The RNA shown here (small-subunit ribosomal RNA) has 1540 nucleotides and comes from Entomospira culicis. The same sequence occurs in records of 2 taxa. RNAcentral holds the sequence, with entries from ENA and SILVA. Rfam family: Bacterial small subunit ribosomal RNA. Gene Ontology terms of the family: ribosome and structural constituent of ribosome.
[in-house]
RNA sequence: AAAUCAUGGAGAGUUUGAUUCUGGCUCAGAACGAACGCUAGCGGCGCGUCUUAAGCAUGCAAGUCGAACGGUAACCGGUAUUUAUAUCGGCUAGAGUGGCGAACGGGUGAGUAACGCGUGGAUGAUCUACCUAAUAGUUGGGGAUAGCCAUCAGAAAUGGUGGGUAAUACCGAAUAAGCUCUACGACUGUGGUUGUAGAGGAAAGACGCAAUUGUGUCGCUGUUAGAUGAGUCUGCGUACUAUUAGCUAGUUGGUGGGGUAAAGGCUCACCAAGGCGACGAUAGUUAGCCGGCCUGAGAGGGUGUACGGCCACAUUGGGACUGAGAUACGGCCCAGACUCCUACGGGAGGCAGCAGCUAAGAAUCUUCCACAAUGGACGAAAGUCUGAUGGAGCGACGCCGCGUGAACGAAGAAGGCCGAGAGGUUGUAAAGUUCUUUUAUGGAUGAGGAAUAAGUUGGGGAGUGGAAUGCCCUAAUGAUGACGUUAAUCCAUGAAUAAGCUCCGGCUAAUUCCGUGCCAGCAGCCGCGGUAAUACGGAAGGAGCGAGCGUUGUUCGGAAUUAUUGGGCGUAAAGGGCGCGUAGGCUGUUGAACAAGUCUGUAGUCAAAUACCUCGGCUUAACUGAGGGAAGGCAAUGGAAACUGUUUAACUUGAAUUACCUAGAGGAAACUGGAAUUUCUAGUGUAGGGGUGGAAUCUGUUGAUAUUAGAAGGAACACCAAAGGCGAAAGCAAGUUUCUGGGGGAUAAUUGACGCUGAGGCGCGAAAGUGUGGGGAGCAAACAGGAUUAGAUACCCUGGUAGUCCACACCGUAAACGAUGUACACUAGGCAUUGGUCUGACAUGGAUCAGUGCUCAAGCUAACGCGAUAAGUGUACCGCCUGGGGAGUAUGCCGGCAACGGUGAAACUCAAAGAAAUUGACGGGGGCCCGCACAAGCGGUGGAGCAUGUUGUUUAAUUCGAUGAUACACGAGGAACCUUACCUGGGUUUGACAUAUAGUGGGAUUCAUCAGAGAUGGUGGAGUUCUUUCGGGAACCGCUAUACAGGUGCUGCAUGGCUGUCGUCAGCUCGUGCCGUGAGGUGUUGGGUUAAGUCCCGCAACGAGCGCAACCCCUAUCUUUAGUUGCUAACAUUAAGUUGAGGACUCUAGAGAGACUGCCAGCGACAAGCUGGAGGAAGGUGGGGAUGAUGUCAAGUCAGCAUGGCCUUUAUAUCCAGGGCUACAAACGUGCUACAAUGGUUGGUACAAAGAGAAGCAAAGCGGCGACGUGGAGCAAACCUCAAAAAGCCAGCCUCGGUUCGGAUUGCAGUCUGAAACUCGACUGCAUGAAGUUGGAAUCGCUAGUAAUCGCGCAUCAGAAUGGCGCGGUGAAUACGUUCCCGGGCCUUGUACACACCGCCUGUCAAACCACCCGAAUUGGGUCUGCCCGAAGUCGCUAGAUUAACCGUAAGGAGGUCGGCGCCGAAGGUGGGACUAGUAAGGGGGGUUAAGUCAUAACAAGGUAGCCGUACCGGAAGGUGCGGCUGGAUCACCUCCUUU
Repeated sequence: AAAUCAUGGAGAGUUUGAUUCUGGCUCAGAACGAACGCUAGCGGCGCGUCUUAAGCAUGCAAGUCGAACGGUAACCGGUAUUUAUAUCGGCUAGAGUGGCGAACGGGUGAGUAACGCGUGGAUGAUCUACCUAAUAGUUGGGGAUAGCCAUCAGAAAUGGUGGGUAAUACCGAAUAAGCUCUACGACUGUGGUUGUAGAGGAAAGACGCAAUUGUGUCGCUGUUAGAUGAGUCUGCGUACUAUUAGCUAGUUGGUGGGGUAAAGGCUCACCAAGGCGACGAUAGUUAGCCGGCCUGAGAGGGUGUACGGCCACAUUGGGACUGAGAUACGGCCCAGACUCCUACGGGAGGCAGCAGCUAAGAAUCUUCCACAAUGGACGAAAGUCUGAUGGAGCGACGCCGCGUGAACGAAGAAGGCCGAGAGGUUGUAAAGUUCUUUUAUGGAUGAGGAAUAAGUUGGGGAGUGGAAUGCCCUAAUGAUGACGUUAAUCCAUGAAUAAGCUCCGGCUAAUUCCGUGCCAGCAGCCGCGGUAAUACGGAAGGAGCGAGCGUUGUUCGGAAUUAUUGGGCGUAAAGGGCGCGUAGGCUGUUGAACAAGUCUGUAGUCAAAUACCUCGGCUUAACUGAGGGAAGGCAAUGGAAACUGUUUAACUUGAAUUACCUAGAGGAAACUGGAAUUUCUAGUGUAGGGGUGGAAUCUGUUGAUAUUAGAAGGAACACCAAAGGCGAAAGCAAGUUUCUGGGGGAUAAUUGACGCUGAGGCGCGAAAGUGUGGGGAGCAAACAGGAUUAGAUACCCUGGUAGUCCACACCGUAAACGAUGUACACUAGGCAUUGGUCUGACAUGGAUCAGUGCUCAAGCUAACGCGAUAAGUGUACCGCCUGGGGAGUAUGCCGGCAACGGUGAAACUCAAAGAAAUUGACGGGGGCCCGCACAAGCGGUGGAGCAUGUUGUUUAAUUCGAUGAUACACGAGGAACCUUACCUGGGUUUGACAUAUAGUGGGAUUCAUCAGAGAUGGUGGAGUUCUUUCGGGAACCGCUAUACAGGUGCUGCAUGGCUGUCGUCAGCUCGUGCCGUGAGGUGUUGGGUUAAGUCCCGCAACGAGCGCAACCCCUAUCUUUAGUUGCUAACAUUAAGUUGAGGACUCUAGAGAGACUGCCAGCGACAAGCUGGAGGAAGGUGGGGAUGAUGUCAAGUCAGCAUGGCCUUUAUAUCCAGGGCUACAAACGUGCUACAAUGGUUGGUACAAAGAGAAGCAAAGCGGCGACGUGGAGCAAACCUCAAAAAGCCAGCCUCGGUUCGGAUUGCAGUCUGAAACUCGACUGCAUGAAGUUGGAAUCGCUAGUAAUCGCGCAUCAGAAUGGCGCGGUGAAUACGUUCCCGGGCCUUGUACACACCGCCUGUCAAACCACCCGAAUUGGGUCUGCCCGAAGUCGCUAGAUUAACCGUAAGGAGGUCGGCGCCGAAGGUGGGACUAGUAAGGGGGGUUAAGUCAUAACAAGGUAGCCGUACCGGAAGGUGCGGCUGGAUCACCUCCUUU
């Protein structure tokens, strides 16, 4: 100097589409007496049966003293002698008597919730061997007994009898005190101190030195004091359960005996009736307690291994003896269980000491060395003993330290892995070069732990003796090492001997490939895996830690998730239904006193160790030594007096009382009233009434309903009436009277804190329900019938019983709600209303008190919201909450007549459950708007025949795809072969097709013929490229080999591209700003308007983008330019725009104009715009087309194309022939033709547009009834051809019939295309002449040149349209309107939906599994209690037997021993009670489980609003009645609020 005043606090994942909050679960940290898996070089220091206080073989763990005693085998020596004995001396072993020790040390934690432990006190209520100090003594006697000898019993253990012997063993006697007892007295805090008198009451020797007595040391005895240790008492603290609430007879106290070292019911007799308990007794469960240890910022929480203190125990239970000390781990007795020995008669034993064994278990060591050190017992000492202890061994069990090499080294080697094939990475890593030697191996040296003891020598001191031995202090010298081949140091050798484990989806540092394919597996939570897995397994690479690394378990932390520090309760879990009030808690103003709490000082204590600080010792660290220090606890003592407290004295503002005024559905009882329903009586009157969405049951001609009059009876009280009033709440409403509670206001007086809250307790407490007795009009659970329905145990209807009403008595619950406990104080306003008072200019005013409401500021809140009636700011007290489910269930107890109520769990299971708000979506919610959506119309489909597509079926195959809208005349714009992908059969295998390399042969090409169904194969013939330096080269063809080709094989849920649909709907977004904690909102909503988010206005928004519109094309008008193949007015010409001619017209195709709400009027807001009008070819987007926002449907397509991955490779490839895609019971879609007279048929006659044409269109002419044939002019086309337009118009016939309608089907004969029309083409002629007479339910298209109707053309194509795509001709009807159906847009509302209503979700039943409850019965456990038996033993009694010391001459006595008896008494037996645990037939509900059954209760108005309590009923959710709540949507009205 420091230790203390400041060193100390991190979060994340997971509920949702997203958000904020609440709330649980999980993770990251630290720790461990640990265990398991993989791995392992060394050292130091620690630690090591946590499980059955289960059982134990073997060895050891407590002995020592000959200086207490008698004595001594063996051995050595001597003597005697008969060589076998006797005897003497010495040294002893073993045993015995005696002393001390064995009560320490060592182990364990079973029991114990207790003065057991911790802490502080008390002992005037006590003891203490050995030790220290002081003092006084140590005199003189006696009788036994073990050992030993002899003998007897027994298997043994052990014991009996006789003989004789010693002591520091035992026993008297003497003496003694400040000792003990008794009596009296004094002081004092009880048995303390002290005075006087009387009585009682010890002892042992041994060894040295001297030697005549003596003296020293160690002992022994009495007393006192100390120290140490122990006993007892006591304040405070010390686990959980109240589903343990009452416990207690020695119990509580007293008096008196006894007992103890000692107080005491400790024990006994008697007396009294006490004692403990909600501040938790009693009972049950669990547990040794503490210093400490772990964690934590702390407060706390958890724990009690090792080390230390205390306690308890020693196989289980009981008991005493000895002793200073035990009720004794290695002592004794008895009883029980177990084990062992036995000759069956009896005996022996106790590892929770150290090692070790067995079993158990996930799991825990050597049957080691030594007393060298430290400590202990004994001894005078040497010394002996010591599994205490010191050490070593085993175990990575923990902490700490060291090492496994260092420097250089790019060809960035090889190998591995990845690759967009460039390369990257492993990686300076390796190899290689140079160096070092901790460690390792071999060898050598070598501390410290050892201090001293006995002994020897020296010095000093005390005191004494005649002296000597001695005593105390001190110095020198002086043996001894288990560990141990120690530590350490040195030398030599040589990189030599030494790296793993876990992880890599997020949390959480670290990624790729392959394999697998909801499998195998992973997982701490969320969650991965169904063919491209950073999540499984492997590999490569990476990250972390490192001789360890992971996993599991446990504790604390994070967790403010039990909240003292430091939480909450309107809606998330949570305010008691309401009051009165007990205990308790808290309590106004001013003094005084006291000092209990409080604050402060002092000394004591809280052992040591640990923790902290400083300084040291091991090379460092762990480890360890020394010193130091604070906070805090307890009790003591001195002081202070603000606050709390106690006592006392006052005060009036809290509280209360009296007097005055006042409003009221406050309560109880009695009486009275009118309206209405129903019933009854009588009259009038006639056919219905009633009821519903519509009906029916029901009622009525025996007279209903309706109407008139009268009567009866019960229940409820219209209007007033209100956001109103009263009450503690439940609740209270006609009127009058009586009794009665509470509130408010103003003024005066009185009391003087009398107050607030309130666990238990007591009372009140809607509806339903219960009991007894009444009453019963209406209504109405149950029930019955009728409907509805798939069913309808419901909703609707007709009836109807309990009940509803009254009296008395129970019940005690509700969404008993403001989901908001009571009381007090404080904190901006405004408006309305109820009841008072005051003021007043009489205003519709102002002030004030008490209520009842609305709105809003600050503030609070997760938000919604609350906001003086707080959910704001504070105070006091009570109640309640701690994830969801299981469950308000089970069980126990309490209450109740019952129904039930109160209190109230656990196992198990999930990772959520929940609150508020947001965006969507949805609603059998609302508002506004649009659309051929409906309506108004026209024409169809659905019925027939046929065509075509699909399903289904069939088949060898009937290839594949598309499948609600958004598949189905769709891919396919054209299947006889081909196509073709399918089937059968026959062939080929580098391939029908592409590229490349190598080898080999050859022109390529082409003709004929044979076999064959053909592919293919055989034979024969013709033919001979370019270039050249003549070697060859290039191209092409065949064969062989290799890479590879090929695939209409799979995956459209791996993809690109393209497409459909919502939808040509008007929407979808962004930047900045602003609002909100946030998701988000605003903008984009609102008022108008539009086809339109089109435009205008307003506005915390201002702008912008993709969409809309416009720009583009066609069409409608005009102008202009240009006129051939087009056109023809004028002129000429012809049969004819045929030709000349013309550009006027039409037309063609280029360029322009034109339309913009531009103009007028009205409406509107002076806007946007709308309505009407003018002009105009066209008018409000003129009409069509192209154009399709963000997105949705894992929509469609791998079979158009492209493409990842997978699969196939003598086949899933490829070639060929034939077949199939064309089948046919049935069903559906889309069409054509019809059913006829607005028609059919015959004849005549008129007018288009748009297209196509060379492997083509094809004219004229001729032939054929016709399809067509022949022919071949013309035309690559404003020129020629297809080409005739048809409906229409003008005429004739048909006359309502299955027909002169209709044309299917079938027969015959043909035509055309094509190698080829059998399966399977189209067309023609003749003949045949089916169904069908306008189409059920249902359903489709269309708003104008549209529907309808009529024909024409084109693509595909050899041929083959009723389909598709285009073209023109003729040419309507209707739209009042938006109630309804469908779809869509915007706003708003509800939501338990977000895969978004095709959503979510409830209950029974059926199945599997799991835990639990009840349970006849049965098996244990501890415990309580009555009785029986009663071991050992203490205590008491006893003279039956017996007896050394003392007394006595003796007889005998005192005392003792044995025996007997009594009380108590363990184990045991028996009966009963409660508790607890196990098993269990059977019964019960609960939970969980991809695809079970029945319904659809809830979420939207969930289709009958839901929910709460209660009662009844029902397969089930549930239904209904009564009362209550809004946590109900919608519409209307009332009131209120905000603004003007």